Predicted 3D model of a 136-nucleotide RNA (c-di-AMP riboswitch aptamer (ydaO/yuaA leader)) from Nonomuraea turkmeniaca.
[in-house]
RNA sequence: GGCUGUUGCUCGCCUAAUCCUGGGCGUGUUGCCCAGGAGCCGGGGACCCAAUGCACUUGGGGUGAAUCCACUUCGGUGGUAGGGACCUCCCAUCCCGAACCCGUCAGCUAACCCGGUCGGCAGAGGGAGAGGAAAC
Numbered sequence: 001g002g003c004u005g006u007u008g009c010u011c012g013c014c015u016a017a018u019c020c021u022g023g024g025c026g027u028g029u030u031g032c033c034c035a036g037g038a039g040c041c042g043g044g045g046a047c048c049c050a051a052u053g054c055a056c057u058u059g060g061g062g063u064g065a066a067u068c069c070a071c072u073u074c075g076g077u078g079g080u081a082g083g084g085a086c087c088u089c090c091c092a093u094c095c096c097g098a099a100c101c102c103g104u105c106a107g108c109u110a111a112c113c114c115g116g117u118c119g120g121c122a123g124a125g126g127g128a129g130a131g132g133a134a135a136c
Stems, first nucleotide, its partner, number of pairs: 011123001012121003018038008039117006049107001059105001060102004068079004082096004087129005
């Protein structure tokens, strides 16, 4: 000096998942719990509209980008609708394409009612633009 791994911090990324107030606990720390609020997100729920044929427990529905196809030694493999790399465009490269919930029940839906605000990362490409913040 280079490469790799681990840990901490700053900035940053996915996601609705952030911020504030009060109280309690803890503390070489900057945290945890309870309650409330703002913002953001989701579900239920009229008229109107839509639907109203048959079949069906092999029911139906919801959150989410995460759906579908082929093969399979059933582990998965290859693709794919779609999604992500702070905002937009062009170029380039890479990644995801899951998981869970309701419980026989729900189209849309004003008023109204109910709920969530977790968790997970590790990394900065090039050109142009838009916008924001801070300080004075």
The coordinates come from a structure-prediction model, not an experiment, and the mean pLDDT is 77.
Lineage of the source: Bacteria > Actinomycetota > Actinomycetes > Streptosporangiales > Nonomuraea.